[in-house]
RNA sequence: GGGGCUGUGGUGCAGUUGGGAGCACAUCUGACUGGCAGUCAGAAGGUCGCGGGUUCGACCCCCGCCAGCUCCA
Numbered sequence: 001g002g003g004g005c006u007g008u009g010g011u012g013c014a015g016u017u018g019g020g021a022g023c024a025c026a027u028c029u030g031a032c033u034g035g036c037a038g039u040c041a042g043a044a045g046g047u048c049g050c051g052g053g054u055u056c057g058a059c060c061c062c063c064g065c066c067a068g069c070u071c072c073a
C1' cells in the first nucleotide's frame, strides 16, 4: 500500500426484502426476608463509529474517512 470481516445502552450480543431500536447481565427503585443473598415487579440508560448522498422514510443501500482483527505484499 491492497483485500476481507467487525463497530448497536456500562459489558456481551441480536436485529438488514428499507418503516416497531431489542435481549441477557450489570445499575437504580419497590415488594417478600430480622439482615444478606435470592426471587418477583418496575425504571433509567442508545446522536446504531464519524461525515455526506439516495429515498416519503436508512442500523440496513451508495461514497469517503476513523478504529480494531485478519490475509497478501
Stems, first nucleotide, its partner, number of pairs: 001072007010025004019056001027043006049065005